[in-house]
RNA sequence: GGGCCGGUGGUCAAGCCUGGUACUGACGCUGCCUUCGCAAGGCAGAAAUCGGGGGUUCGAAUCCCCCCCGGUCCA
Numbered sequence: 001g002g003g004c005c006g007g008u009g010g011u012c013a014a015g016c017c018u019g020g021u022a023c024u025g026a027c028g029c030u031g032c033c034u035u036c037g038c039a040a041g042g043c044a045g046a047a048a049u050c051g052g053g054g055g056u057u058c059g060a061a062u063c064c065c066c067c068c069c070g071g072u073c074c075a
C1' cells in the first nucleotide's frame, strides 16, 4: 500500500443483507420487597449524537462516498 471483518446503553452482543418508534438479551447500576445483616431471589426504573463527516431519501443504526480506530490476510 491492497483485500476482508468489526466499531450500537457502563460492559459484551442482536438488529444492518430487506430504510419506517432504539417496546431486544445478558451482565452491571439505582430504588423498593425479602433478611438481624449480607448474598441470592422478586418487582420497578434510569441509561444510546448507533466511531466522525458528507450524500441519497418524505424518512438512515441500516444504502453510497471519504476519513479515524481495532483485528486479520496478502504484498
Base pairs, nucleotide, nucleotide: 001074002073003072004071005070006069007068010027011026012025013024020058029045030044031043032042033041051067052066053065054064055063

RNAcentral holds the sequence, with entries from ENA.
Predicted 3D model of a 75-nucleotide RNA (transfer RNA) from a Candidatus Brockarchaeota archaeon.
Rfam family: tRNA. About the family: Transfer RNA (tRNA) molecules are approximately 80 nucleotides in length. Gene Ontology term of the family: triplet codon-amino acid adaptor activity. It is annotated as a transfer RNA.